[in-house]
The RNA shown here (transfer RNA) has 72 nucleotides and comes from a Candidatus Micrarchaeota archaeon. NCBI's taxonomy places the organism under Archaea, Nanobdellati, Microcaldota. It matches the Rfam family "tRNA". Rfam's curators write: Transfer RNA (tRNA) molecules are approximately 80 nucleotides in length.
């Protein structure tokens, strides 16, 4: 220098054009003498950034910034 592959709540992911969801964590009740478990409910991201395309973009396309792998 150059291909590929990833960046989506605090963490591990999923979602492949029509208002982002799952576990795990957390926060509140209920259960208990107390704790774990269980049960109800809540709160937390606008999707790496920046342009673009389209009526509508986490998705589509370009740059561009950072991980990882591979070649030179």
């Nucleotide at each position: 220098g150059g291909g590929c592959u990833c960046g989506u709540g605090g963490c591990g992911c999923a979602g492949u054009g029509g208002u982002a969801g799952c576990g795990c964590g957390c926060c509140u009740g209920c259960u208990u003498u107390g704790c774990a478990a269980g049960c109800a409910g809540g709160a937390g991201g606008c999707c790496g950034u920046g342009g673009g395309u389209u009526c509508a973009a986490a998705u589509c396309c370009c740059a561009u910034c950072g991980a990882g792998u591979c070649c030179a």